This is a predicted structure of a 140-nucleotide RNA (c-di-AMP riboswitch aptamer (ydaO/yuaA leader)) from Leptolyngbya sp. Cla-17.
[in-house]
RNA sequence: AGACUCAUCUUGCUGAAAUUAAAACACUGUCUGGAACGGAGGAACCAGUGUAUUCGGGGCGAAUUUUACCAUUUGGGUAAGAGAGACACCUUCCAGUCUUAGCCCGUCAGCUAACUCCGUCGGCAAUGGAAGGAGCGCCC
Numbered sequence: 001a002g003a004c005u006c007a008u009c010u011u012g013c014u015g016a017a018a019u020u021a022a023a024a025c026a027c028u029g030u031c032u033g034g035a036a037c038g039g040a041g042g043a044a045c046c047a048g049u050g051u052a053u054u055c056g057g058g059g060c061g062a063a064u065u066u067u068a069c070c071a072u073u074u075g076g077g078u079a080a081g082a083g084a085g086a087c088a089c090c091u092u093c094c095a096g097u098c099u100u101a102g103c104c105c106g107u108c109a110g111c112u113a114a115c116u117c118c119g120u121c122g123g124c125a126a127u128g129g130a131a132g133g134a135g136c137g138c139c140c
Base pairs, nucleotide, nucleotide: 011125012124013123014122019034020033021032024030025029036120037119038118039117040116041115046110056108057105058104059103060102064082065081066080067079068078069077070076083100084099085098086097087096089133090132091131092130093129094128095127
């Protein structure tokens, strides 16, 4: 000097996933609440005409869909598109890079006021240009 590993703190990205208070306790936390941010269920009116354990149906999430080939008991795999999503103060445009998963309910749920219930995990480390805004710092 460099690399790797562990712990803590700080600044940020994805995402709803972060903040705060009391008592007790096993005290870098757990538990119980508040506010905040998300999700689901749930009338009338309106909409719908589905299918009854079967072509079942539905929810979270950006994560759907087309074609071709392979495989095939069911499922699926590969490739190329279309569509959708992320990229560091915000919005838009241009280019570039990447993602397009996974999980849940359990035969059942359209919308939905009142009302009811649930979640606040995890994974990461920053691509540029232009226009218009916003905020902060320094100096006078």
The prediction has a mean pLDDT of 77. The organism belongs to Leptolyngbya, within Bacteria.